[in-house]
Molecule: transfer RNA
Organism: Streptomyces microflavus
C1' cells in the first nucleotide's frame, strides 16, 4: 500500500431481503429476612463509531473518514 470482517445499553451480543431499537448479565426501588444472599415484583438506560448521499422513511442501501482484528505484498 491492497483486500476482508467488526463497531448497537455499563458488559456480552441479537436485530432474516428499509417501516416506532431488543435479550441475557449488571444497575435502581420494593416484598421477603434480625441482616446479607437467593427468590419474587416493578423500573431506568441508547446522538445504533463520526460525516455526507439515496429514500416519504436508514442500525439496515451507497460513499468518505476513524478505531479494533485478520490476510496479502
Nucleotide at each position: 500500500g491492497c483486500c476482508c470482517c467488526u463497531g448497537u445499553a455499563g458488559c456480552u451480543c441479537a436485530g432474516u431481503c428499509g417501516g416506532u431499537a431488543g435479550a441475557g448479565c449488571g444497575c435502581c426501588u420494593c416484598u421477603c429476612u434480625c441482616g446479607u444472599a437467593a427468590a419474587g415484583a416493578g423500573g431506568a438506560u441508547g446522538u445504533c463509531g463520526c460525516g455526507g448521499g439515496u429514500u416519504c422513511g436508514a442500525c439496515u442501501c451507497c460513499u468518505g473518514c476513524c478505531a479494533g482484528g485478520g490476510g496479502c505484498u